This is a predicted structure of a 115-nucleotide RNA (SAM riboswitch aptamer (S box leader)) from a Chloroflexota bacterium. Lineage of the source: Bacteria > Bacillati > Chloroflexota. The coordinates come from a structure-prediction model, not an experiment, and the mean pLDDT is 84. It was read from a public genome assembly, where an Rfam model found it.
C1' cells in the first nucleotide's frame, strides 16, 4: 500500500509533558496561549473482532460444524472520545436563476477478510 464486505444523524476526557498548530486533500466554516499537534498516565464510550444463551437453516449416523436472527456479556484485538464523516467537492431530482433540501456516486475513517 492495494482487493473484497460491513458501518459512518448514537455515545464517551481529565491530568502531566509540550510550546503553535490542528480539524485526511481543496474551498468555506470552525477549534486553539482560557495552550494546538505529539507523546505519557488514568479514566470512559462503543461492540467490528471475541464471548454466553434461544430460535431458524444446512450439513453430519452421532459429539456437533457452518451461516442467518435475537437478547445479553466485556476478560482480550482493534478503535474512538468539539462540531452528523463539522459542511459542501461530482451526477440526478424537487418547473425556474440564487438559496434551500433530498438521494446516489465519489473521497475518507474503522473492522474483519484474502493474496
Nucleotide at each position: 500500500g492495494c482487493g473484497u464486505c460491513a458501518u459512518c444523524c448514537a455515545g464517551a476526557g481529565c491530568g502531566g509533558u509540550g510550546g503553535a498548530g490542528g480539524g485526511a486533500c481543496c474551498g468555506g466554516c470552525c477549534c486553539a496561549g482560557u495552550g494546538a499537534a505529539a507523546c505519557c498516565g488514568c479514566g470512559g464510550c462503543a461492540a467490528c473482532c471475541c464471548u454466553u444463551g434461544g430460535c431458524c437453516u444446512g450439513c453430519g449416523c452421532a459429539g456437533g460444524c457452518a451461516g442467518g436472527u435475537c437478547a445479553g456479556g466485556a476478560a482480550g484485538g482493534u478503535g474512538c472520545c468539539a462540531a452528523g464523516u463539522c459542511c459542501g467537492g461530482c451526477a440526478g431530482g424537487g418547473a425556474g436563476a440564487c438559496a434551500c433540501c433530498c438521494u446516489g456516486a465519489c473521497a475518507g475513517a474503522u473492522g474483519a477478510u484474502a493474496g